[in-house]
Predicted 3D model of a 483-nucleotide part of an RNA (small-subunit ribosomal RNA, 3' major domain) from a Planctomycetia bacterium.
Context: one part of a larger RNA
RNA sequence: UGACGGGGGCUCACACAAGCGGUGGAGCAUGUUGUUUAAUUCGAAGCAACGCGCAGAACCUUACCUGGGCUUGACAUGCUAGUGGUAGGAACCUGAAAGGGGGACGACCCUCGAAAGAGGGAGCUAGCACAGGUGUUGCAUGGCUGUCGUCAGCUCGUGUCGUGAGAUGUCGGGUUAAGUCCCAUAACGAGCGAAACCCCUGUAUCCAGUUGCCAGCGAGUAAAGUCGGGGACUCUGGAUAGACUGCCGGUGUUAAACCGGAGGAAGGUGGGGAUGACGUCAAGUCCUCAUGGCCCUUAUAUCCCGGGCUGCACACGUGCUACAAUGGUCGGUACAAAGGGAUGCUAAGCCGUAAGGUGGAGCGAAACCCAGAAAGCCGAUCCCAGUUCAGAUUGGAGGCUGAAACCCGCCUCCAUGAAGUAGGAAUCGCUAGUAAUCGCGGAUCAGCUACGCCGCGGUGAAUAUGUUCCCGAGCCUUGUACA
Numbered sequence: 001u002g003a004c005g006g007g008g009g010c011u012c013a014c015a016c017a018a019g020c021g022g023u024g025g026a027g028c029a030u031g032u033u034g035u036u037u038a039a040u041u042c043g044a045a046g047c048a049a050c051g052c053g054c055a056g057a058a059c060c061u062u063a064c065c066u067g068g069g070c071u072u073g074a075c076a077u078g079c080u081a082g083u084g085g086u087a088g089g090a091a092c093c094u095g096a097a098a099g100g101g102g103g104a105c106g107a108c109c110c111u112c113g114a115a116a117g118a119g120g121g122a123g124c125u126a127g128c129a130c131a132g133g134u135g136u137u138g139c140a141u142g143g144c145u146g147u148c149g150u151c152a153g154c155u156c157g158u159g160u161c162g163u164g165a166g167a168u169g170u171c172g173g174g175u176u177a178a179g180u181c182c183c184a185u186a187a188c189g190a191g192c193g194a195a196a197c198c199c200c201u202g203u204a205u206c207c208a209g210u211u212g213c214c215a216g217c218g219a220g221u222a223a224a225g226u227c228g229g230g231g232a233c234u235c236u237g238g239a240u241a242g243a244c245u246g247c248c249g250g251u252g253u254u255a256a257a258c259c260g261g262a263g264g265a266a267g268g269u270g271g272g273g274a275u276g277a278c279g280u281c282a283a284g285u286c287c288u289c290a291u292g293g294c295c296c297u298u299a300u301a302u303c304c305c306g307g308g309c310u311g312c313a314c315a316c317g318u319g320c321u322a323c324a325a326u327g328g329u330c331g332g333u334a335c336a337a338a339g340g341g342a343u344g345c346u347a348a349g350c351c352g353u354a355a356g357g358u359g360g361a362g363c364g365a366a367a368c369c370c371a372g373a374a375a376g377c378c379g380a381u382c383c384c385a386g387u388u389c390a391g392a393u394u395g396g397a398g399g400c401u402g403a404a405a406c407c408c409g410c411c412u413c414c415a416u417g418a419a420g421u422a423g424g425a426a427u428c429g430c431u432a433g434u435a436a437u438c439g440c441g442g443a444u445c446a447g448c449u450a451c452g453c454c455g456c457g458g459u460g461a462a463u464a465u466g467u468u469c470c471c472g473a474g475c476c477u478u479g480u481a482c483a
C1' cells in the first nucleotide's frame, strides 16, 4: 500500500421487511447429469453452465457411428512433361448412392499464314510444390463476450511531506443518484469515468395533406369518406418551443442543497433505451473468424447411403397446462399496437364438421392481404362432483409440407379420458402503466418439436412504518503473526 475480520461508524440496493404472484408436489415441453449405445458429435459448470452456443437436427445441416468409395484431392496458386478424335459427353453396364467402366457425337480463344498448317492458351492426364483438418493447446494469442456494475470510482502533471515503499490532492463539515456540488484545506490544476450531448415517449405551435382524416357545404346509398370537395380534427413526419431549482415561502453558514407551493402536458435525472472507467475472475470462446506451436497427410483430408445427435431405471434446472364457479361450455357483440408480404401475402365466392381444398380479385403496399384481436360486455346453461374441471395417454379416420414423415414433423375430427382437489424443507421475480393477467406480431424457416426467444399493445393492482437482521456494494477508521 492492499487484502481480510462472526471490529467500529456512515451510506446504498426488490438486500431484508411490508405486499402480490410463482417455483419446489402433478402431466407435458425443453436443457443438463447419469446411464445405455456402433454412435448417442462438441463446447458451457456456483452466482456469471443447465429453453445456453442452436433466430428451426426427418435428408441436408453434421462436426458422431456402421458400411461403400476416392487420393494433387470437394476448394486455391504455381512449376514440369504429355495431349486434337483433346475438352465436353448421350445411350448402355455395375452399384444403395457416391464411385467405377463405357464411349455415339464432338468443340473454344490468341498469334503467324491466301490456304494447308505451325506455335501458344484454356481444358484434361501424369508428376512435383502444396491443398485440406469443427485435430490439440482459450494456461501461447488477437478479436469478441460474461461478471463485479451504470457500482462511483480509477489516475496523472507540478508542488509539498517522507531515507524509502509511499503519502498529500481523493481527507474533514454539509449535500447528491453520483469523486454531484458547496465550504474548509499544502496543495493547485487536469484526464478516464458520473452528468450532458444521441434515440424513443409524454405537451403545444408552425409547415406539409396522400394512400391517412371528415367538422361545416353539396351529391348519393339498404349501408359505408362512397363521390365533389375541405385542412378544422385525428394521424403521419419535419422544424421549433418547452423544464432551468427559472419564480415564491421556509430551513440551511449570506453556500451547495433540501422541504413546501404557484404556474404548467410534464418538476427537480419527467419515463424508457443506447452508452459499461482503471481493473478482477490464467472467467468463456482455437466449433464464428483470425492466428503461433504441436499433430494427421491413400488419412485425423474428402464423397456417399443408412443410422445417431430424439436412445431411458433415475436425478436436477427452466418453462407450459391445470387442479376449477372471480370458473367451464354455448350464442351474440365492442375496442389495439407493432410487424410481415413477390419462389410472397393471398380477399370474395364455392366444397368440407374441421385441418384444408378450390378459386383467383387486389397488393412491391398509410392503398391490398396476413387479420377473426383476446381477456371484456350482454344473455343461456352447468351446481361443487375427479364433475359439462383438467387434458396426458392410446385407438381410428383424415389434412399439409417435402424426393422421402418407420426410427423422427405439424395440424384436424371421432373415440379414449391418466395424474392432478393449491404442493415438505427450501427458493424466485416484481416499487407503476410495474406485478398479475389477456391476446397479437416477427426472426430462423419447405415444414416443424415455439410452451423458447425478441418485440407489441389491452385490462390493470397491493405494499414500502423502516434499516435490527440475511446477501452484495461504496467511503472513513481500527486490529493483523496474511501478500
Stems, first nucleotide, its partner, number of pairs: 001483002003480003007477006015467002019430005026321007034312002042053002064307002067304003073130001077129007088105001092101003108121005132296002135294003141290002143285003146281001148279001153192006159168003172183003198273004203241007213230002217228003244267001247261005323423001327382007339370003344363002349358003389420001394415007436459007

Notes: The coordinates come from a structure-prediction model, not an experiment, and the mean pLDDT is 84. Lineage of the source: Bacteria > Pseudomonadati > Planctomycetota > Planctomycetia.